[in-house]
RNA sequence: UAGAAAGUGGUAAAAAUGGAAUUACAGAGAGUUUUGAUCUCUCAGUUAUAGGUUCAAUACCUAUCUUUCUAA
Numbered sequence: 001u002a003g004a005a006a007g008u009g010g011u012a013a014a015a016a017u018g019g020a021a022u023u024a025c026a027g028a029g030a031g032u033u034u035u036g037a038u039c040u041c042u043c044a045g046u047u048a049u050a051g052g053u054u055c056a057a058u059a060c061c062u063a064u065c066u067u068u069c070u071a072a
Stems, first nucleotide, its partner, number of pairs: 001071007010025004019055001027043005048064005
């Protein structure tokens, strides 16, 4: 410099070419237990950023940012 891929709660991931976000671990609270651990239940917290299309965008289009890979 050119090409490609990815960005989703604190972390790791899902979401069949649009109908609206789920799971696990982590965190907080409650129950069980003599205590702790384990187990059960509940709660809070997310679509990289900015625009556009649409009744409706994690998904489609454009630009930017960050990370990774390939070639030179």